The RNA shown here (transfer RNA) has 65 nucleotides and comes from Thalassiosira minuscula.
The prediction has a mean pLDDT of 83.
Taxonomically the source falls in Thalassiosira (Eukaryota, Stramenopiles, Ochrophyta, Thalassiosirophyceae).
Rfam family: tRNA. By type it is a transfer RNA. Rfam's curators write: Transfer RNA (tRNA) molecules are approximately 80 nucleotides in length.
[in-house]
RNA sequence: GGCGUUGUGUAAUGGUAAGACCCUUGCCUUCCAAGCAAGAGAUGCGGGUUCGAUUCCCGCCGCCC
Numbered sequence: 001g002g003c004g005u006u007g008u009g010u011a012a013u014g015g016u017a018a019g020a021c022c023c024u025u026g027c028c029u030u031c032c033a034a035g036c037a038a039g040a041g042a043u044g045c046g047g048g049u050u051c052g053a054u055u056c057c058c059g060c061c062g063c064c065c
Stems, first nucleotide, its partner, number of pairs: 001064004007021002010018001015051001023039005044060005
């Protein structure tokens, strides 16, 4: 100086947090895989600003240079 978002890897730059893979269930199949459908799961922690914060500001913690 930069970065912290679901189990993993990424979006969302002030207005109900999104896709992919993974996982669970169902359909299909003699079985498995593949395919289809549905579901669960996340903003590092504590403050501040704001009607409203993943987003802006401060501190702490962790990682990288």